[in-house]
RNA sequence: UGAGCUGGUCGGGCGAUCGCGUGGAGCCGGUGGGUCACUCAUCGGCUUCCCGAGGAAGGUCCGGGCUCCAUAGGGCAAGGUGGUGGGUAACGCCCACCCGGGGUGACCCGCGGGACAGUGCCACAGAAAACAGACCGCCACGUCGGAUCCGUCCGGCGCGGUAAGGGUGAAACGGUGGUGCAAGAGACCACCAGCGUUCCGGGUGACCGGAGCGGCUAGGUAAACCCCGCCUGGAGCAAGGUCAAGAGGAUGUCGUUUCGGCGGCAUCUGCGUGAGCGUUCGAGGGCGGCCCGCCCGAGCUCACGGGUAGACCGCCAGAGGUUGUCGGCAACGGCAGCCCUAGAUGGAUGGUCGUCGACCGCGUCGUCGAAAGACGUGCGGGGACAGAACCCGGCCUACAGACCAGCUCAUCCG
RNA sequence: GCCGACGUGGCGCAACUGGUAGCGCACUCGACUUGUAAUCGAGCGGUUCGGGGUUCAAGUCCCCGCGUCGGCUCCA
Numbered sequence: 001u002g003a004g005c006u007g008g009u010c011g012g013g014c015g016a017u018c019g020c021g022u023g024g025a026g027c028c029g030g031u032g033g034g035u036c037a038c039u040c041a042u043c044g045g046c047u048u049c050c051c052g053a054g055g056a057a058g059g060u061c062c063g064g065g066c067u068c069c070a071u072a073g074g075g076c077a078a079g080g081u082g083g084u085g086g087g088u089a090a091c092g093c094c095c096a097c098c099c100g101g102g103g104u105g106a107c108c109c110g111c112g113g114g115a116c117a118g119u120g121c122c123a124c125a126g127a128a129a130a131c132a133g134a135c136c137g138c139c140a141c142g143u144c145g146g147a148u149c150c151g152u153c154c155g156g157c158g159c160g161g162u163a164a165g166g167g168u169g170a171a172a173c174g175g176u177g178g179u180g181c182a183a184g185a186g187a188c189c190a191c192c193a194g195c196g197u198u199c200c201g202g203g204u205g206a207c208c209g210g211a212g213c214g215g216c217u218a219g220g221u222a223a224a225c226c227c228c229g230c231c232u233g234g235a236g237c238a239a240g241g242u243c244a245a246g247a248g249g250a251u252g253u254c255g256u257u258u259c260g261g262c263g264g265c266a267u268c269u270g271c272g273u274g275a276g277c278g279u280u281c282g283a284g285g286g287c288g289g290c291c292c293g294c295c296c297g298a299g300c301u302c303a304c305g306g307g308u309a310g311a312c313c314g315c316c317a318g319a320g321g322u323u324g325u326c327g328g329c330a331a332c333g334g335c336a337g338c339c340c341u342a343g344a345u346g347g348a349u350g351g352u353c354g355u356c357g358a359c360c361g362c363g364u365c366g367u368c369g370a371a372a373g374a375c376g377u378g379c380g381g382g383g384a385c386a387g388a389a390c391c392c393g394g395c396c397u398a399c400a401g402a403c404c405a406g407c408u409c410a411u412c413c414g
Numbered sequence: 415g416c417c418g419a420c421g422u423g424g425c426g427c428a429a430c431u432g433g434u435a436g437c438g439c440a441c442u443c444g445a446c447u448u449g450u451a452a453u454c455g456a457g458c459g460g461u462u463c464g465g466g467g468u469u470c471a472a473g474u475c476c477c478c479g480c481g482u483c484g485g486c487u488c489c490a
Base pairs, nucleotide, nucleotide: 001410002409003408004407005406006405007404008403009402010401012356013355014354015353016352017351018350020052021051023049024048025047026046027045028044029043030042031041032040033039034038054385058396059395061394062393063392064391065390066236067235068234069233073292074291075290076289078232079231080230081229082228083097084096085095086094087093098112099110100109101108102107113227114226118225119224120221121220122219135166136165137162138161139160141158142157143156144155145154146153147152174192175191176190177189178188179187193217195214196213197212198211199210200209201208202207240313241312242311243310248269249268250267251266252265253264254263255262256261271305272304273303274302275301276300277299284296285295286294306489307488320339321338322337323336324335325334326333327332359381360380361379362378363377365376366375367374368373415486416485417484418483419482420481421480424439425438426437427436433470441457442456443455444454445453463479464478465477466476467475
């Protein structure tokens, strides 16, 4: 200098002005209460002050907190998960290591238990596709024919042997060399690969290294059923709780009346109609797989209609952030200090202008330079993906660009 | 906000327990007809929503994403 790898940070800055939302303070006004020139609660308006989206707030793919239902019970089923050790509230996440694969390398990728528990599947092609199989080939024997230099050779047919060679396929039942044989073959031998098993050494462990023995060889697929280990009760803030209102009904009272009713007010309750099932011979619910067991239990289901579309709590201080230090390879944890940082409910967090700026384009401009180009200068443009909605920890996905740190390879110079 | 289903030619749908993707309508050409329709014959048309993985082999199995659609308030 060029090409890469890994990790991390940021996601425009400043000012003016007009707006929006929560909260605090002050003033004014309304309503209600009280011990009534005052004060408390609540609502509205104005002024002022503080604060006001993200690294993904997103997808909703996992895990938890929280809430309700038995305190979350037993068995079967179902679902999830899957090398080892650690981290964590927990996880399918993270860290470190092991094994396998890729890369010259930094480094990256892996749903990475079991195919000697059992079952299934392996299309087409091919002779044969799973304790397999003779199409060509090779070889022996029998027989027939032909040739002959009488040693034998060639061809056809039959019956056998053979997995070395050819050919098919994703895959053909270890590889190479030799012995052996009619030809061959782990039939036998040496080495190598791989499997099982015993022992020794290292490691917490996955596993690694070494020595011996065995039989010579065991196909793939579990993101097919399945087996093994571990985990999982269900629903979700539209969870759940409090208050108010209304439809309808009951009672009382007042008014009116054609004496059937109708209307107003107050209190209580919280809607109506129809069908089916059920009330100790127990419907239904917890329980949204089934059974048992436990608990609640007088309502439940369907159809049609009616009313309300309100307020508050949950709700934002939390497994919070950050700095230092200690332990740990690391993820992370302990201790101490400091900080407070959105809570909307048709849903706020924005618009305009000026200036600076990374960056981009243009110029018959200037300097340096052989050139490419670099720097300066003028003009113009000038931020991507996207937006909280109960809250956290992750994963995944989208993203204009900018910056920092560490490392690798190649080339050149010293 | 929570939960669930689906995606295959232009349109509507198939494809069993993975084996190499079809059917109807539409479209194009030809025949029949004076001409059109109907009918008959032939043909065109697919990255099976996108990407990755498992497998010899993926529309199908697994993972991630994209898009479309549906359900869920209170009296109850």

Predicted 3D model of RNase P RNA and transfer RNA as a complex of 490 nucleotides. Rfam match: Bacterial RNase P class A. The family's RNA type in Rfam is ribozyme.